[in-house]
Glycine riboswitch aptamer from Sporosarcina gallistercoris, 92 nucleotides, folded computationally. The sequence was found by an Rfam model in a public genome assembly. Of the family's consensus pairs, 90% are formed in the model. Lineage of the source: Bacteria > Bacillati > Bacilli > Caryophanaceae > Sporosarcina. It matches the Rfam family "Glycine riboswitch aptamer". Gene Ontology term of the family: glycine biosynthetic process. Its mean pLDDT, the model's own confidence on a scale to 100, is 78.

RNA sequence: AUGAAUGCAUGAGGAGAGAGCGCACAAAGCGCCGCCGAAGGAGCAAGUGAUCACGUCAUGAAUCUCUCAGGCAAAAAGACUCUUGUUGGACG
Repeated sequence: AUGAAUGCAUGAGGAGAGAGCGCACAAAGCGCCGCCGAAGGAGCAAGUGAUCACGUCAUGAAUCUCUCAGGCAAAAAGACUCUUGUUGGACG
């Protein structure tokens, strides 16, 4: 400084899927079956690196995949998007 990315806070929007069954029943809880993908977590394609090379190994993104965790009335939570404030000091 006509102030980028980023972090934090405020406000608005924000999907999916059994108020399942049994035991216990004072409560905590235990067992069984079905399902969801948008807290968190895990997996990998191209590319890159190592290796003479095939192959192998390492690295490697997502709203994709998995469903460990979480969730399946409402409420709460909620990735992500936007508003406002603040932080920050990139380009010039």